Predicted 3D model of a 76-nucleotide RNA (transfer RNA) from a Dehalococcoidia bacterium. The coordinates come from a structure-prediction model, not an experiment, and the mean pLDDT is 83. The same sequence occurs in records of 3 taxa. The organism belongs to Dehalococcoidia, within Bacteria. Rfam family: tRNA. By type it is a transfer RNA.

RNA sequence: GGGCCAGUAGCUCAGGGGUUAGAGCAAUCGGCUCAUAACCGAUCGGUCGCAGGUUCGAUUCCUGCCUGGCCCACCA
Numbered sequence: 001g002g003g004c005c006a007g008u009a010g011c012u013c014a015g016g017g018g019u020u021a022g023a024g025c026a027a028u029c030g031g032c033u034c035a036u037a038a039c040c041g042a043u044c045g046g047u048c049g050c051a052g053g054u055u056c057g058a059u060u061c062c063u064g065c066c067u068g069g070c071c072c073a074c075c076a
Stems, first nucleotide, its partner, number of pairs: 001072007010025004018056001027043005049065005
């Protein structure tokens, strides 16, 4: 330098155009218990990597960029 994949909650991920973006774990509070763990309930938590474009409407499609991963090529 070229190709492919990924980026969504503190962490691991789902959602692949339709109007409130979800789950599990974590955290907080409560229940249960003599108590702790486990278990049960509730709550909390998001500029959907950034900027443009398409569209009535974009987390979703297109382009560029950024970050990470894999492969290939080049090189002193």